[in-house]
Context: one part of a larger RNA
RNA sequence: GGAUGAACGCUGGCGACAUGGAUAAGGCAUGCAAGUCGAAUGCUCCGCAAGGGGCAUGGCGAACGAGGUAGUAACACGUAGGAACGCACCCCCAAGUCGGGCAUAACUCGCCGAAAGGCGAGAUAAUUCCCGAUAGUCUCGAAAGAGUAAAGAUUUAUCGCUUGGGGAGCGGCCUGCGACGUAUCAGCUAGUUGGUAAGGUAAUGGCUUACCAAGGCUAUGACGCGUAGGGGAGGUGAGAGCCUGACCCCCACCGAUGGGACUGAGACACGGCCCAUACACCUACGGGUGGCUGCAGUCGAGAAUCUUCCACAAUGGACGAAAGUCUGAUGGAGCGAUGUCGCGUGGUGGAUGAAGCGCUUCGGCGCGUAAACAUCUUUUAUGAGGGAGAAAUUUUAUUGAUAGUACCUCAUGAAUAAGGACCUGCUAAACUCGUGCCAGCAGCAGCGGUAAGACGAGUGGUCCAAGCGUUAUCC
Repeated sequence: GGAUGAACGCUGGCGACAUGGAUAAGGCAUGCAAGUCGAAUGCUCCGCAAGGGGCAUGGCGAACGAGGUAGUAACACGUAGGAACGCACCCCCAAGUCGGGCAUAACUCGCCGAAAGGCGAGAUAAUUCCCGAUAGUCUCGAAAGAGUAAAGAUUUAUCGCUUGGGGAGCGGCCUGCGACGUAUCAGCUAGUUGGUAAGGUAAUGGCUUACCAAGGCUAUGACGCGUAGGGGAGGUGAGAGCCUGACCCCCACCGAUGGGACUGAGACACGGCCCAUACACCUACGGGUGGCUGCAGUCGAGAAUCUUCCACAAUGGACGAAAGUCUGAUGGAGCGAUGUCGCGUGGUGGAUGAAGCGCUUCGGCGCGUAAACAUCUUUUAUGAGGGAGAAAUUUUAUUGAUAGUACCUCAUGAAUAAGGACCUGCUAAACUCGUGCCAGCAGCAGCGGUAAGACGAGUGGUCCAAGCGUUAUCC
């Protein structure tokens, strides 16, 4: 000198664009953040009807999106490869969609419980479930052969369902290389290293088990300990390098703590389930309920970090044939000079160089065209009127949170708007007074003990400027 997710002190006019819990992965009141489909189905309520509401079964989604960085030194990440795999929705191709049956919820009745909730009996539907048929380009098998499927709805246009193959994209697995500190950590290892067989998985494999062998890693740092999410990138630097990993993007991991599986194409699942633990809450004391590292908000700790806002209008997502519903994703507004950029705080004229203040060699000099005063302008501000684009590929019609905002026109009137640090040298800028090794300053050298350009004040000046300084950290 540059930089920062900064903080602190003094000061503070406006706008745009960014950015804002870095500490306690500490605890959380309240509201909202994942639903949708009646064109799968039963029932029920309102209604004359049309139509609409509700409960439950069923389907799809809830594994995305959103948040955080605790753990992890590891195939977690980056890069380059590999072979033994899977895939709901979407696209393409081919074939099929036949016959029958058992249940069950909501509901009704009865019962238990403070509640949360539960039990028994009865009846019922389906794109729920089961059985049979059919069977190839499917699976097994050398072959013969054996085995496995389906669901309907409707406004008659279509949407579905089953099987096989392909695509797109996504994911699982393996490997080379890269990437941190410590040797005051030197030896580590029994499923350990390899083989055979079996099990298991979508799939390879000690992944698991039995048996057999005795191997495997290590000063090119094993093992241990400490620290840490990785990358794209960011800062600085002429570069080499050094430092960092906020915001944004990709990947990984986590969801009070520890463990487990279920469902499902996909989870070992943030707003699902079960168990244990700690904590908190309700209770009729028998028993229950909860998980903000979602958006706001609150307490706490801290030098320190925002609104319990508006809207689904746009973009995107889920569901739906669609209308549409939901969406704290997102689009916006609010708060903070936290940062970057832009604009303004007026322009021109104006000398008896006014008054005042400071200095003085007492002659004068400085603040200083500065002010006053005259004249001009109106960015900005305030008021009034008008008023968007963003929005459509749907022919018409309808639909804008932002917002009566941006912007345009007119009016008023210099009107509404300047500070901070510094002035001994480094380092741009000096005089007077006060103080007297005191009070104090200070980044370093060093100032202060009676004329201090270094302390305090005034005047003047210098540098930046809606900021200026200080502190912390990096180059």
A computed fold for a 475-nucleotide part of an RNA from a Candidatus Vogelbacteria bacterium, annotated as small-subunit ribosomal RNA, 5' domain.
Its mean pLDDT, the model's own confidence on a scale to 100, is 85.
It was read from a public genome assembly.
Lineage of the source: Bacteria > Bacteria candidate phyla > Candidatus Vogeliibacteriota.